[in-house]
RNA sequence: UCAUUGGAGAGUUUGAUCCUGGCUCAGGACGAACGCUGGCGGCGUGCCUAACACAUGCAAGUCGAACGGAACCGGGGGCAACUCCGGUUCAGUGGCGGACGGGUGCGUAACACGUGAGGAACAUGACCUUCGGCGGGGGAUAGCCGGCCCAACGGCCGGGUAAUACCGCGUACGACCCUUCGGGGACAUCCCCGAUUGGUGAAAGCAGCAAUGCGCCGAUGGAGUGCCUCGCGGCCUAUCAGCUAGUUGGUGAGGUAACGGCUCACCAAGGCAACGACGGGUAGCUGGUCUGAGAGGAUGGCCAGCCACAUUGGGACUGAGACACGGCCCAGACUCCUACGGGAGGCAGCAGUGGGGAAUAUUGCGCAAUGGACGAAAGUCUGACGCAGCGACGCCGCGUGUGGGAUGACGGUCUUCGGAUUGUAAACCACUGUCGGGAGGGACGAAUACGCCGCAAGGCGGGUGACGGUACCUCCAAAGGAAGCACCGGCUAACUCCGUGCCAGCAGCCGCGGUAAUACGGAGGGUGCGAGCGUUGUCCGGAAUCACUGGGCGUAAAGGGCGCGUAGGCGGCCUGAUAAGUAGGGGGUGAAAUCCUGCGGCUUAACCGCAGGGCUGCCUUCUAAACUGUCGGGCUCGAGCACAGUAGAGGCAGGUGGAAUUCCCGGUGUAGCGGUGGAAUGCGUAGAGAUCGGGAAGAACAUCAGUGGCGAAGGCGGCCUGCUGGGCUGUUGCUGACGCUGAGGCGCGACAGCGUGGGGAGCAAACAGGAUUAGAUACCCUGGUAGUCCACGCCGUAAACGAUGGGCACUAGGCGUCGGGGGGAGCGACCCUCCCGGUGCCGUCGCUAACGCAGUAAGUGCCCCGCCUGGGGAGUACGGCCGCAAGGCUGAAACUCAAAGGAAUUGACGGGGGCCCGCACAAGCGGUGGAGCAUGUGGUUUAAUUCGAAGCAACGCGAAGAACCUUACCUGGGCUUGACAUGCACGGGAAAGCCGGUGGAAACAUCGGUUCCUCUUCGGAGUCCGUGCACAGGUGCUGCAUGGCUGUCGUCAGCUCGUGUCGUGAGAUGUUGGGUUAAGUCCCGCAACGAGCGCAACCCUCGUCCCUAGUUACCAGCGGGUCAUGCCGGGAACUCUAGGGAGACUGCCGGUGUCAAACCGGAGGAAGGUGGGGAUGACGUCAAGUCAUCAUGGCCCUUACGUCCAGGGCGACACACGUGCUACAAUGGCCGGUACAGAGCGUCGCCAACCCGCGAGGGUGAGCUAAUCGCCAAAAGCCGGUCUAAGUUCGGAUUGCAGUCUGCAACUCGACUGCAUGAAGCCGGAAUCGCUAGUAAUCGUGGAUCAGCCACGCCACGGUGAAUACGUUCCCGGGCCUUGUACACACCGCCCGUCACGCCAUGGAAGCUGGGGGGACCUGAAGCCGGUGGGCUAACCGCAAGGGGGCAGCCGUCAAAGGUCAAUUCAGUGACUGGGGCGAAGUCGUAACAAGGUAGCCGUAGGGGAACCUGCGGCUGGAUCACCUCCUUU
Repeated sequence: UCAUUGGAGAGUUUGAUCCUGGCUCAGGACGAACGCUGGCGGCGUGCCUAACACAUGCAAGUCGAACGGAACCGGGGGCAACUCCGGUUCAGUGGCGGACGGGUGCGUAACACGUGAGGAACAUGACCUUCGGCGGGGGAUAGCCGGCCCAACGGCCGGGUAAUACCGCGUACGACCCUUCGGGGACAUCCCCGAUUGGUGAAAGCAGCAAUGCGCCGAUGGAGUGCCUCGCGGCCUAUCAGCUAGUUGGUGAGGUAACGGCUCACCAAGGCAACGACGGGUAGCUGGUCUGAGAGGAUGGCCAGCCACAUUGGGACUGAGACACGGCCCAGACUCCUACGGGAGGCAGCAGUGGGGAAUAUUGCGCAAUGGACGAAAGUCUGACGCAGCGACGCCGCGUGUGGGAUGACGGUCUUCGGAUUGUAAACCACUGUCGGGAGGGACGAAUACGCCGCAAGGCGGGUGACGGUACCUCCAAAGGAAGCACCGGCUAACUCCGUGCCAGCAGCCGCGGUAAUACGGAGGGUGCGAGCGUUGUCCGGAAUCACUGGGCGUAAAGGGCGCGUAGGCGGCCUGAUAAGUAGGGGGUGAAAUCCUGCGGCUUAACCGCAGGGCUGCCUUCUAAACUGUCGGGCUCGAGCACAGUAGAGGCAGGUGGAAUUCCCGGUGUAGCGGUGGAAUGCGUAGAGAUCGGGAAGAACAUCAGUGGCGAAGGCGGCCUGCUGGGCUGUUGCUGACGCUGAGGCGCGACAGCGUGGGGAGCAAACAGGAUUAGAUACCCUGGUAGUCCACGCCGUAAACGAUGGGCACUAGGCGUCGGGGGGAGCGACCCUCCCGGUGCCGUCGCUAACGCAGUAAGUGCCCCGCCUGGGGAGUACGGCCGCAAGGCUGAAACUCAAAGGAAUUGACGGGGGCCCGCACAAGCGGUGGAGCAUGUGGUUUAAUUCGAAGCAACGCGAAGAACCUUACCUGGGCUUGACAUGCACGGGAAAGCCGGUGGAAACAUCGGUUCCUCUUCGGAGUCCGUGCACAGGUGCUGCAUGGCUGUCGUCAGCUCGUGUCGUGAGAUGUUGGGUUAAGUCCCGCAACGAGCGCAACCCUCGUCCCUAGUUACCAGCGGGUCAUGCCGGGAACUCUAGGGAGACUGCCGGUGUCAAACCGGAGGAAGGUGGGGAUGACGUCAAGUCAUCAUGGCCCUUACGUCCAGGGCGACACACGUGCUACAAUGGCCGGUACAGAGCGUCGCCAACCCGCGAGGGUGAGCUAAUCGCCAAAAGCCGGUCUAAGUUCGGAUUGCAGUCUGCAACUCGACUGCAUGAAGCCGGAAUCGCUAGUAAUCGUGGAUCAGCCACGCCACGGUGAAUACGUUCCCGGGCCUUGUACACACCGCCCGUCACGCCAUGGAAGCUGGGGGGACCUGAAGCCGGUGGGCUAACCGCAAGGGGGCAGCCGUCAAAGGUCAAUUCAGUGACUGGGGCGAAGUCGUAACAAGGUAGCCGUAGGGGAACCUGCGGCUGGAUCACCUCCUUU
């Protein structure tokens, strides 16, 4: 300072995180299209496709003042014939214009375009300026007339005619050519100026009374235009690498307006190309336009400039200008006419038609304006243009009303039923009048031209509007006519209900939908925009996702295997010069429009005008000289050379040595050897193996050996010799930037592999056999061939890795080691210290996504090269190059996915590791699995066998009581406001109720009798019955909609938080570590310090003692009594009861331990290290269980899925499983005798005693609401007897008969008793369970439920009362730390390949088809040019003959189209064939991820259904290391 003003992100890979990376979205734009909708106006804009084909009309004519005429009209003259003049129109001659304007974008990758220069190699009509001129002649011809041919187009012959048409002659200021001379441009090809000699070449008239005007000719200068040349700039492809014969140059000629291989002849052999020639593909270029912060990217429609084209191809003519859109000729295709002979045509002008297409308008008005052609002018022409029409195609503006109005109306929707919302929205009241409608008025755009006046400037006069009766103004009526579209899961503003039920559908990405969908469809509501709104397509943006601004390459995609070196790029110090780069000033240009700023005009805006800025560029000039470049001079520190040393598996060649293996020979010697997890194949009595001696052969070199050395990499290892490369150290001397990197190129390059010839001991792909296994084309074993070795030649790849290109410089340290050197000390080995070079480890700063790197950088900089741009397809296909082959190098696309990845984190897992627990194993004891029975379950059956529970953690579970009931199931029979609750209305009633009859299985239906309720304000209320309405009811569904409760891991020792700290973050730390514990128990340490939920303790119970109390319990002492008994008085000691308290805390001692925590032992004690038992269950896991305990959302049923009743079923029975009981016997059975508990329960009850019964039980009946009475007998035990090894005196199932009890009722379907019967079973396969002490085992007792009981179950009680634990390797479960991971619905995970099926795109392929370009040859139109005997011919010359010139014809060169041939290239198609991708539930295996069960992977070779296996070499991107430890496990 008016013009410098500007940069946002999000979703999606994961359990979570950071990074990498792709995909997707939000923005803007459009010549658009499609869907739904649509009031008005202004300004713009409208075939992007078939440069496809076109009917019809129009789009370029004009001039009579160039010319002769024709027709018509008017006038004059003349008797007339006729003649003259004027006007209008018209064909023709002639002139100018049809080369502009208008259209299109085919072609074109080019001087086509843009920009800037040059033309001293150029041209130029009309226009302007200036100079000079316009004399005198001639011959034709169209029109016209006559004749003829013809379908048409058109043509021929004869006659006559004009000109500003045509042609000589004269003249020549300029001009041009030739000769000569002078001057200038520094020189010069050359140019300019001047002079000179000779020569060449002009012209037209018309109008006007005239003046004069318009023309004409030669020339000059200009303006503008055109043509030519050059620098620079702007597409893709190298899977196009070599191209080129007029090609490159020269000389000469021709040609052109002009330069030029532009053309030709001759000569030379050049020219272009990695800075991309040649070829292929695509494309008009630009100003600009869109986007973007910019740099860029994309684009070139409208407008403007240039180019190219005009049906396709070729050609010239005319002309100032064309190779000519609405001209000509030829050829081709097509269309039309035809009398078949032949003709006509070219909308990519404006309209319009057909066609194509998703798609693009009227066969409009006017020359009024602007512009153009012609004309002196009037004027004519003008689909240029000005307007109008159509299309919401775009931009802009306006409207569809404004204010008031709450019972927040009705309706709709939702609802927790209260209400909320639609919503001041409507109605209603008041008001306004934009647009639209009607009426009246009504423009600007118009001024020229023309006529008159005037010298002129100018003045006056009269005339002209398509748009259009339009814009605009005024009045009238009237809220009256004017709102939709998309969206509402996140991104992204906007939420509910219903329907649907992985269906229908949605979807830009992520993803929604499998019965409660804010995601589908509808509705209500909301959000956004609004005459539009969405969708689709395309471009830019976001995308720093091709990175110039502004990216990367250790592990994510990405460093070439390594070196030498060409081009190229980059380059040390000093100095001088220069000025190419660079910087500054000036000049020219950068068209206009567009853009930006200011101002102005349409009511505003869009739009338009004016002025300014900008147009970032190019050219030119001046200045500067630091830096870069260039040139010159110098220097030594970079680099190199010389010299002296030095280490080394550096390379090549030759020789040589010992150990071992194998084989051969011989000796000794005998039955095995060998091999494995275990075996077998194999070898051996024909003498192996073992051992000794001798011999042969090939290959490799133990120890030394190392985180050593050397080399560029690959790689290199016994010893000796020869030849040879490089490095390092030291010191001086020398050269003087000689350097670094390095596209192409050249060379080297492990192993495997190939060729030829050798060699062959061992090893060993392939192969064979033996094992293993479900199989085993493998892992293991026995053999064994290529090969491994040598020579020569190929191959050229590897995880060729430090996954890290090379060079130089700089940037804290510390510790090793190898080579060399200096200094110090020392007699010396050696030691200390410093320097250089190599090779390692750790680490600060810094860097990094993290891991990590860190002077050997992945730090900080500079230089050069290589490489990357989502995953798969694929390092594949095609093409090319290389190779003997195998194959290598280069290297895509279609299609497909919403990811693929890196590092780190937390878990989980591992046939990973460490530590540690648990009746986990082991050590023991007893069981289960076999039998019979009981019970539960599955299955089957059934009308029903109701339902649930399902590995552990369902199965003697819900059920602690199924004959009816229960009961939910089945059959049959009933009820419908219901069996049950609440409310309302009406009716009834001396209430509810009680008694009885009939039918019936009952429910129920129906009938009868009886009882006169309570309160009252006398209205009524309560209660009951009936009817009706709201509603009840549902063990109907969903435990995957839920609450609550529960199981389980697990009584395991864990799970977390606050603050702080660390980390970009997920997270970590704390909680890890060292000890210790039953314990995250405690101690110590520690960037942690604290805290919470868990552990422990507090609670209950048992064990000892004390205190208090003393009935129903107790009885020592005292007394009484009895056959006997706490029986009585009494006692309060003991036992016991039930209240309180004490006690145990590692408190004490010793030892160990870290001075700790703690552990071990001991003392004391009733009890000792948690004293025993119980209650108590962290954060969470299992969508664990339960909708049938209960509660509850939603859905479903409503004379039934509700409810009542009877009977049946839940109890079935070929089977299978779980849990139990009883046994199989003598540690036992039976008989007799005898002893000792605890804990409970009891009035609908327990029941003593007595009587009866063999017994179950019955009868009678005392006591007890319980430390009082009863159940109550405890049993095992002990004593005695018997049985004697047997299917028994074991065992008791089953069955028969007879009973008892409960109950309305024991048939289905009770328990018990007696007698009889007397099954299986003689200790239980594989497998499996419980228990570590008062436990297991064994023995009995009680209780709940309950009328009774299928209880052998469950819960509880006591009696008797063991064995064993070395230990933690293994199985199972768990805890902590660590490691690997491709797992995270987490190993019941993930995942690979063949095969089979479906779909898709693609490669190869005998061929087939089509297109492009080039080559060779043939043919050769029109036409230009050249030639030309003869033919024809007005002007000029000539008296003439004739000449000159011209025309036609013919010939030739060139040459389009066409034809033939062989190749080439690009597409399409192709039987068959190859692999690839995708596809809820296919087959085979298990390759990979953990040590993935044989560590994996790379290269190569062989083999195999397949993943793969094996050999050789390589890599770590392999776990674990403590010895061994068979295979498999989806």
The RNA shown here (small-subunit ribosomal RNA) has 1530 nucleotides and comes from a Gemmatimonadales bacterium. Taxonomically the source falls in Gemmatimonadales (Bacteria, Pseudomonadati, Gemmatimonadota, Gemmatimonadia). Its Rfam family is "Bacterial small subunit ribosomal RNA". Its family is annotated with ribosome and structural constituent of ribosome in the Gene Ontology. The coordinates come from a structure-prediction model, not an experiment, and the mean pLDDT is 85. The sequence is in RNAcentral, with records from ENA.